[in-house]
This is a predicted structure of a 73-nucleotide RNA (transfer RNA) from an uncultured Oscillospiraceae bacterium. Rfam family: tRNA. Rfam classes the family as a transfer RNA. Model confidence (mean pLDDT): 81 of 100.
RNA sequence: GCUGCUGUAGCUCAGGCGGUAGAGCGCAUCCUUGGUAAGGAUGAGGUCACCAGUUCGAAUCUGGUCAGCAGCU
Repeated sequence: GCUGCUGUAGCUCAGGCGGUAGAGCGCAUCCUUGGUAAGGAUGAGGUCACCAGUUCGAAUCUGGUCAGCAGCU
């Protein structure tokens, strides 16, 4: 230099075919207990890496940028 893959909640990740974003762990409150742990209930938490385009509507499609990983030279 070229090619491919990845970027979504604090962490690990789901979200073939465009229609108001989810799970597990973690966190908060409550229940249970003499008190913990375990268990149960409820809840908070995300401009979906960034910038544009297409569309009534984009995490999803298109182009570019950035970062990480892998391969080739």